[in-house]
RNA sequence: GGAGUCGGCUGGACAAUUGCUGCUUAACUGCCUUUUAAGGAAUUAAGUAGAGGAAAGUCCGGGCUCCAAAGAGCAGAGUGCCAGGUAACGCCUGGGGGGUGUGAACCUACGGCUAGUGCAGCAGAAAAUAUACCGCCUUAACCAGAAUCUUUGAUUUUGUUUGAAGGUAAGGGUGAAAUGGUGCGGUAAGAGCGCACCGCACAACUGGCAACAGUUUGUGGCAUUGCAAACCCCACUCGGAGCAAGGCCAAAUAGGAAUCUAUAAAAUGUAGCUCGCAUUGGGUUCGGGUAGGCCGCUAAAAACCUACGGUGACGAAGGUUAUAGAUGAAUAAUUGUCCUCGACAGAACCCGGCUUAUAGGCCGACUCGCUUU
Numbered sequence: 001g002g003a004g005u006c007g008g009c010u011g012g013a014c015a016a017u018u019g020c021u022g023c024u025u026a027a028c029u030g031c032c033u034u035u036u037a038a039g040g041a042a043u044u045a046a047g048u049a050g051a052g053g054a055a056a057g058u059c060c061g062g063g064c065u066c067c068a069a070a071g072a073g074c075a076g077a078g079u080g081c082c083a084g085g086u087a088a089c090g091c092c093u094g095g096g097g098g099g100u101g102u103g104a105a106c107c108u109a110c111g112g113c114u115a116g117u118g119c120a121g122c123a124g125a126a127a128a129u130a131u132a133c134c135g136c137c138u139u140a141a142c143c144a145g146a147a148u149c150u151u152u153g154a155u156u157u158u159g160u161u162u163g164a165a166g167g168u169a170a171g172g173g174u175g176a177a178a179u180g181g182u183g184c185g186g187u188a189a190g191a192g193c194g195c196a197c198c199g200c201a202c203a204a205c206u207g208g209c210a211a212c213a214g215u216u217u218g219u220g221g222c223a224u225u226g227c228a229a230a231c232c233c234c235a236c237u238c239g240g241a242g243c244a245a246g247g248c249c250a251a252a253u254a255g256g257a258a259u260c261u262a263u264a265a266a267a268u269g270u271a272g273c274u275c276g277c278a279u280u281g282g283g284u285u286c287g288g289g290u291a292g293g294c295c296g297c298u299a300a301a302a303a304c305c306u307a308c309g310g311u312g313a314c315g316a317a318g319g320u321u322a323u324a325g326a327u328g329a330a331u332a333a334u335u336g337u338c339c340u341c342g343a344c345a346g347a348a349c350c351c352g353g354c355u356u357a358u359a360g361g362c363c364g365a366c367u368c369g370c371u372u373u
Stems, first nucleotide, its partner, number of pairs: 002368009012338007020050008031040003052344001056355002059353005064242004071275004076238005081095005096110001097108004111233002116231002118227003128179001133172002135168005140162002143159007180198006199222001200220005205214003246295004256286006266280004302321005308315002339342001
C1' cells in the first nucleotide's frame, strides 16, 4: 500500500429572531360548575420537554380490554437436530450434522421414505412388481487351415460367417442418478461367487446432559435412486376480536312502524362442528336522534451504570434517569457562519423480536495474497 470478513457508533453542527404542542408556576376575579371555597375552560408572562435505527412492513409473540360465568373433544393451523435464555415466540445464545469459501467467516424449510399412496420430461435395454442395446462365453451348421490315427474317412483344435438355444451384468454406451468401491483369486465367460481393505447395517464399549463422535471391538456378504419446500405419519403448541378494544358524563329523539320465525325436545351466545354451560326470545326492511366532552393515554416484562455468577444469550442485587401524548393530527420559517455538502425517512395503546430501505463519516478485531527489509 491492496482485497475481504465480522462487530459497533453517528445520521449535518452552531448562533439569533419569529412561531407550534404538552407540563409547571404566576397573573387575570371577567366566564362556567358546584357551593362558600374549590375546580374547569380561555388569555398573558416565565421556565422546561418535544419523532427513529428503523417510527416502515403488519410478519410473529405478548401486556391490556371485551365476548364471558367456565370446560372437553373433533377438524384445522403452526413449529420441527440438541441443550439453554426469555413473560412468550416461528426470536436469541451455545453446540452437533450437512453444505459454500484458500481463509477470516457464511448458509441451513435439519423428525420419518421398511406405515401407506404418489411423482420423476428427454435419452437409455431398463428408473422400482426394474433390466439386456453393443459386447463376452457355451452348444449347432457351412467354409478354410493345422495336427493325429485304424488313411476313399474319423477325431481334436484354430479362425471367419450365419441362424437358433442357453448363460452373463464384470467391460462399453445413455442419463442428474444404473443398485456398493478397489485389488486378488476363481469361472466356459462372469458375478460378494470367495478373500483382504474401505464402505453399510446391528450390537457392545469409551467421551459427552444431549444431538452426536470414535486410529475401539465383534457379528453379518450386507446397502431398494431422488423428492415429504409431495400427500401423509410422528412429537409438541394453539379460543376469538381488537384502542375505530372498552368505559363515563352531557344532550337530543319516536319507549317508532311493518314483516318473518321459534316456543324449552326450541332459539341465541366473537372462526367451523359436537357435547356441555348460561340466557329467554331471535332475524329482516323502512324511518328518526346523536357525531360533543372526559378516561383509556403512557413509570413500561423500561433504559443506563457498577461489582458478582455464567463460554454466551442472560440473571438476580444496588444505584441513576423521568425521556412526545397529538386527535383533520404539534417541533416549522428566516438569516449568518462552519464543513464530512447531508441518505432511508414522521409516533397515534404499549413492549420483545424478525424482515426490508439506508448517502456520507468514524472505531475495533480478524483473514488472504503482493512488495521491501
Description:
Bacterial RNase P class A from a Gammaproteobacteria bacterium, 373 nucleotides, folded computationally. The coordinates come from a structure-prediction model, not an experiment, and the mean pLDDT is 75. Lineage of the source: Bacteria > Pseudomonadati > Pseudomonadota > Gammaproteobacteria.